[in-house]
Molecule: SAM riboswitch aptamer (S box leader)
Organism: Actinomycetota bacterium
RNA sequence: CGCUCAUCCAGAGCGGCUGAGGGACAGGCCCUUUGACGCCGCGGCAACCAGCUUCUGCCCGAUGGAACGGCUCCGACCAGCCCAUCGAUAUAGGGAAGAAGCCAGGUGCCAAUGCCUGAUCGAUGAGAG
Numbered sequence: 001c002g003c004u005c006a007u008c009c010a011g012a013g014c015g016g017c018u019g020a021g022g023g024a025c026a027g028g029c030c031c032u033u034u035g036a037c038g039c040c041g042c043g044g045c046a047a048c049c050a051g052c053u054u055c056u057g058c059c060c061g062a063u064g065g066a067a068c069g070g071c072u073c074c075g076a077c078c079a080g081c082c083c084a085u086c087g088a089u090a091u092a093g094g095g096a097a098g099a100a101g102c103c104a105g106g107u108g109c110c111a112a113u114g115c116c117u118g119a120u121c122g123a124u125g126a127g128a129g
Base pairs, nucleotide, nucleotide: 001129003127004126005125006124007123008122013042014041015040016039017038021031022030023029025118026117027116028115043110044109045108048106049105051102052101053100054099055098056097058095059094060093062091063090069082070081071080072079114121
């Protein structure tokens, strides 16, 4: 720098410096010398990503070797067969994912619903390039 995805009616401000603009853009409507925008300090909001915990099912290989269930037979147990050896149940391990919670490391944000309307618009986060 463009591309993809998600979000954008919730929330959260004081001080210092500066000194005239600002709310991206157009139209409106607002904020502003009772100090805008910006910068700095401190504080805060939120939870996109990262991290942690718990749970859920899925996949993988290792060990191991046939459970559960069903059908037949039987008074019942037993027995036979299927499920099923192209490896079940199980044990310990690994992987990816989802949900909930915690935290606050990387960002972001702290007038008004992205101020309203409009658009082939913008902002922020995450990802690949």